[in-house]
Small-subunit ribosomal RNA from a metagenome, 1511 nucleotides, folded computationally. RNAcentral holds the sequence, with entries from SILVA. Rfam family: Bacterial small subunit ribosomal RNA. Gene Ontology terms of the family: ribosome and structural constituent of ribosome. The prediction has a mean pLDDT of 84.

RNA sequence: AGAGUUUGAUCCUGGCUCAGGACGAACGCUGGCGGCGUGCCUAAUGAAUGCGAGUCGAACGAGGUUCGGGUAACCGAGUUGCUCCUUCGGGAACAACUCAUCUUCCCGACCUAGUGGCAAACGGGUGAGUAACACGUGGGCAACGUACCCCGAAGUCGGGCAUAACAGUGGGAAACUGCUGCUAAUACCCGAUGUUCUGGGCCGCACAUAAGUGCGGUUCAGCAAAGGCUCCGGUCGCUUCGGGAUCGGCCCGCGGCCCAUUAGCUUGUUGGUGAGGUAACGGCUCACCAAGGCGACGAUGGGUAGCUGGUCUGAGAGGACGGUCAGCCUCACUGGGACUGCGACAUGGUCCAGACUCCUACGGGAGUUAGCAUCCGGGAAUCUUGCUCAAUGGGCGCAAGCCUGAAGCAGCGACGCCGCGUGGGUGAUGAAGGUCUGCGGAUCGUAAAGCCCUGUCAGGAGGGAAGAAAGUCCCGCUUCUGCGGGACCUGACGGUACCUCCAAAGGAAGCCCCGGCUAACUACGUGCCAGCAGCCGCGGUAAUACGUAGGGGGCUAGCGUUGUCCGGAAUUACUGGGCGUAAAGCGCACGCAGGCGGUUUGAUCAGCGGAGGGUUCAAUCUCGGGGCUCAACCCCGAAGCCGCUCUCCGAACUGUCAGACUAGAGCACGGGAGAGGGCAGUGGAAUUCCCGGUGUAGCGGUGGAAUGCGUAAAUAUCGGGAGGAACACCAGUGGCGAAGGCUGCUGCCUGGAACGUUGCUGACGCUGAGGUGCGAAAGCCAGGGGAGCAAACGGGAUUAGAUACCCCGGUAGUCCUGGCCGUAAACGAUGCUCACUAGGUGUUGCCGGCAUCGACCCCGGCAGUGCUGUUCUGUUAACGCGUUAAGUGAGCCGCCUGGGGAGUACGGUCGCAAGGCUGAAACUCAAAGGAAUUGACGGGGGCCCGCACAAGCGGUGGAGCAUGUGGGUCAAUUGGAUGCUACGCCAAGAACCUUACCAGGGCUUGACAUGUUACUGACCGCGUAGGAGACUACGCUUUCUGCGCAAGCAGACGGUAUCACAGGUGGUGCAUGGCUGUCGUCAGCUCGUGUCGUGAGAUGUUGGGUUAAGUCCCGCAACGAGCGCAACCCUCACCGGAUGUUGCCAUCGGGUAAUGCCGGGCACUCUUCCGGAACUGCCUGAGCAAUCAGGAGGAAGGUGAGGACGACGUCAAGUCCGCAUGCCCCUUAUGUCCUGGGCUGCACACGUGCUACAAUGGCCGGCACAAAGGGUAGCCAAACCGCGAGGUGGAGCCAAUCCCCCAAAACCGGUCCCAGUUCGGAUUGGACGUCUGCAACUCGACUCCAUGAAGCUGGAAUCGCUAGUAAUCGCGGAUCAGCAACGCCGCGGUGAAUACGUUCCCGGGCCUUGUACACACCGCCCGUCAAGUCACGAAAGCUGGCAGCACCCGAAGUCAGUCUUGAGGCUGCCGAAGGUGAGGCCAGUGAUUGGGACUAAGUCGUAACAAGGUA
Repeated sequence: AGAGUUUGAUCCUGGCUCAGGACGAACGCUGGCGGCGUGCCUAAUGAAUGCGAGUCGAACGAGGUUCGGGUAACCGAGUUGCUCCUUCGGGAACAACUCAUCUUCCCGACCUAGUGGCAAACGGGUGAGUAACACGUGGGCAACGUACCCCGAAGUCGGGCAUAACAGUGGGAAACUGCUGCUAAUACCCGAUGUUCUGGGCCGCACAUAAGUGCGGUUCAGCAAAGGCUCCGGUCGCUUCGGGAUCGGCCCGCGGCCCAUUAGCUUGUUGGUGAGGUAACGGCUCACCAAGGCGACGAUGGGUAGCUGGUCUGAGAGGACGGUCAGCCUCACUGGGACUGCGACAUGGUCCAGACUCCUACGGGAGUUAGCAUCCGGGAAUCUUGCUCAAUGGGCGCAAGCCUGAAGCAGCGACGCCGCGUGGGUGAUGAAGGUCUGCGGAUCGUAAAGCCCUGUCAGGAGGGAAGAAAGUCCCGCUUCUGCGGGACCUGACGGUACCUCCAAAGGAAGCCCCGGCUAACUACGUGCCAGCAGCCGCGGUAAUACGUAGGGGGCUAGCGUUGUCCGGAAUUACUGGGCGUAAAGCGCACGCAGGCGGUUUGAUCAGCGGAGGGUUCAAUCUCGGGGCUCAACCCCGAAGCCGCUCUCCGAACUGUCAGACUAGAGCACGGGAGAGGGCAGUGGAAUUCCCGGUGUAGCGGUGGAAUGCGUAAAUAUCGGGAGGAACACCAGUGGCGAAGGCUGCUGCCUGGAACGUUGCUGACGCUGAGGUGCGAAAGCCAGGGGAGCAAACGGGAUUAGAUACCCCGGUAGUCCUGGCCGUAAACGAUGCUCACUAGGUGUUGCCGGCAUCGACCCCGGCAGUGCUGUUCUGUUAACGCGUUAAGUGAGCCGCCUGGGGAGUACGGUCGCAAGGCUGAAACUCAAAGGAAUUGACGGGGGCCCGCACAAGCGGUGGAGCAUGUGGGUCAAUUGGAUGCUACGCCAAGAACCUUACCAGGGCUUGACAUGUUACUGACCGCGUAGGAGACUACGCUUUCUGCGCAAGCAGACGGUAUCACAGGUGGUGCAUGGCUGUCGUCAGCUCGUGUCGUGAGAUGUUGGGUUAAGUCCCGCAACGAGCGCAACCCUCACCGGAUGUUGCCAUCGGGUAAUGCCGGGCACUCUUCCGGAACUGCCUGAGCAAUCAGGAGGAAGGUGAGGACGACGUCAAGUCCGCAUGCCCCUUAUGUCCUGGGCUGCACACGUGCUACAAUGGCCGGCACAAAGGGUAGCCAAACCGCGAGGUGGAGCCAAUCCCCCAAAACCGGUCCCAGUUCGGAUUGGACGUCUGCAACUCGACUCCAUGAAGCUGGAAUCGCUAGUAAUCGCGGAUCAGCAACGCCGCGGUGAAUACGUUCCCGGGCCUUGUACACACCGCCCGUCAAGUCACGAAAGCUGGCAGCACCCGAAGUCAGUCUUGAGGCUGCCGAAGGUGAGGCCAGUGAUUGGGACUAAGUCGUAACAAGGUA
């Protein structure tokens, strides 16, 4: 930093999507360790249980039992001493001591509740509410408060009444509570004192002045207190006042969400006076007075939301967010209220009401986790009912200390960040195995194993912290408050961090991806299935996109997915976008507000610039340094915090104030231009109608018709009249107007602009949200008018239909007056104003100059209106624009932000209505678009060509037959070819074979190839049996080479068996090669370099000529070149040279019945080879040229004729059944062999042919002339036989020698006489007919005899051919045993007609034009209907929510009043909840209904795109 996606391609516009970062996350797979953080985003739903706020006995009085000490008494035990008794074990008495217990008193400690004090208003949680001075920031309070703390001043005197606890006695289930009695205080009360203070009066000073405030003095009135402890030194308290500190309260400027489809809101409302109230200002409250206040700079209403420091992202500006941490606010089940207090309207207080839960003895009570844990529920989802007060902090206390779910720690969760590990080195037989393979190998891969090491983490053992300072005691010092030293004691975490040792590679890797974007490819499976997918899109038999595997890429204790935010997105554009055609200029003007504004002087300093002060909490961010081994994290320092505010300085510019100016703007004056507007009048032409005349059968209308009009006299024509509407020519990219728009002529009224000239005003200007006015046509209302035209409607046509196009009629309307409507492709698709930036050339108006008698012409200026301008710059995506800008700038307004849904719905507003203005969303698509390019196409245009039409000749379509195809039939009728470009095609030969099909019978390494192993010795040949045959069974016979004496071994060849494999006319021509058809023998198709274009691409190749031709010439930003064209090749036509047999025979000779038959010759013909010849070369004319027309010569003349030759490409054209070939399929069969059948089967249909229908003919007879081919498994002569097909025969010929081989039409003569015939020959019968063949039944050809069908020139339609052509006549060949050949490919004989011409049909070429086509018109595409799905609107209504209004009722409670002196009652105002009523707004739902969107192959038509067939 960008990328993918609209197209055939391109550029642009534009949306969608991706790559990045982040998270209080969740889900899937996986999971070794540690550190630091972090963890209910949803139900501010509901909660069992425990804990979370107490403390002080140094304020006070009690109760309790335990402990300690003291005291007194009593009892018990033990020990000792002594005495007595003794059974000698011991027992008894006394005394002393010790211990325990009980009781009384005193003291101390402890516990318990109470009085009292302080705290409980902090700390902790939450974000429901709140759009607000709630928050942030900066200020203000001269309008305030502040317990505890600090400093200062002054005090702390004398009295008194109660009350809880307690005791007694009641009520109640309980919670709780009544009565009686006693008592203390740092509780309460009274009095004194009064520094001060408070209130009032007086005096003075200072500050401030808008109100006022402070200080000092004096006077009057009023107001205080509490004691406890003590080592007696004191100390902790208490009271009043002043000050400080801290924390609050109030006020103000500025700042930060959405909706205008919320535009008006407000009655304590705004202000004043007075009073009340408060700590304090204030309508905060009340009375009275005034009628204000707020609002497009967005009031009010609605929706949403705690705000901030900051966090994430971003280059920044910005955007989004506000979890943890920190500040503020807010709330504590919901609503209301006050009390206490320094502080609350109070989370773990109270009162009332409501909801819910729980207890209950039914009377009544209790409770509220948004504290820490925890549970249910909700949810995709969020933890332990842990430890400790050791530290930090807080409350209380003199203190010890107590309390502290604040906090410090631990636990759980990969939720995040950070760190570490899962090993390191070496190791090639590149192991095994997997995968792929072109079978060679490649790859996983130094990877593993093996060998040598190391020891982090986890494990075991041992050691083991810092965090601790205080505090207490002692000592010392001391400006009496603390400081210093010593000793002792205090750790939840935790035996944790950390350190050492031990053992051991041992316990520790996954996830996603691999078509492009985006890094990473193969195989198999699947077969539009299953599936994938963020976008484009993959999958229909060769899927790098699905699934699996191998391999690879990425990240790593994580990896992916989902969601959300920012980014990319300059896709809301301040930085930094646009509006002619892509979305976008209001239809036009006037104009309030607003924004912006000429020259100059002075002042000011709001903006602006500079400097400084304050603030911008801390944390965060950045930089530097430091501490945990590093890092995350933490600490210190610095910078920064872009903002606000104050002070000083500056004064250019903007603003403001004051003054001046004239260049902007305006006014006056002058002569002109104009369809500018309004009103009134008036004119002629034309249409129609009426009257009259002339006149007669039609008129009219169309592509053609018909409806219609007309003998009741039309149309036509002449005259007269009526009426309405519109104004020909002039007339012009002429004029005027703001736009809409304005056109005969005249008059009146009236607006604006231009020009010219001087004078005047003195910035008076520009734009313009709202607003107001104007505003084509159609339409609406009322009244007129109505000739023509003409929606609707009627009729006639057209058509498959024709509710259309065409025709005949025709009503609204069009016209006028008045009033609405307010739209348009209201367009230059281009807002208005100003300035600047080359020209050229028209035109309109005015003026000037020159000139003239004058008007012109010409030159110049201003204003308007056009064209041109890539050889003017600029601009644009391009097209284009270009002084009339879409160029360069300035000002202001309007508008746009993907397509569809939709200018729709709802709401509002305007309208009589029609409808207008404003104007969404759900849902859906991956595009929709603009300009240009190349093609293709057009019932677009131009030019040109072709047997394309036309002109001709002959056919096809009708008949019969042949042949191919479709169809149908069949066991099978094998398969393919299917518009042109399939159909006498593959097939240039189906009786068997062919043969691929069918039936049946067989074979299974196979009919055929190669190899392996084993056995065997053959192969060939012969025989027997069965069989339709294939074949089966049995038998006979039988090898070669080398070595070796031999046995035997090895090899070759073959057989049998086995394994690999063979085989397949099975599939796929849409996997392919090759070959072929077709456009098309058409003249085209391209490239290099250059140039032009942002680019696709263009140029060249277009243009002017010319040609058969992109053939050539000329021109030209092109110059050249290639594949095509042409030529080179072959055949034919002329000539020459060579050649001279098998060909030829002029001359010479010989010979025959005759013949080059023979000698001979090579002249001629001819054969073969090599050459020549033709090139528009020559002449005339036209033309620049190319070339064309004519001519001469010539065998041939303008390509001489014909052939071969087929550019880039198109049709997924044809062929897997010629061959080759990938993949798939079959493998005792889809292979192979055989017999028979079928491919020939027939009610039909079509194509291609043959023969005909006859006299230009048929038949008979006579008679003439070819070319090109073929021939040894062959062609076959003579001769003979047969009517004939043919047979016999055998000469010759491997062929210029011999044979096929008689050519036929023609010509000559004869006959037939127009007839279903002497035409025509189908069909059928007969033949011991012929021939081929193993075999002619299905199913051959030919011969003879007989038979003698249809058919008398062929509907619509359609084919071929332009000269040696058509037509016609025969001949040959391939295939082939034979032949269904009338086919095909060749050959020659005879031998025409016609072409004016290019309008039309078909095909093609070039140029151009339009296009919404590009699968390219067999294209694209629209609407209704039918089906399914989805979201939305309307709807009788129904349901719920919210806020307000009016009224009723009225809890608690403050306040007031009153009774009065009680913790009291009553009354009043206000007042939550509740109720009633009428409305409003929002949401849900609703029979039915409306359109909309989407959905491979539904119906009807054809609207649009080409002139889309009616632009």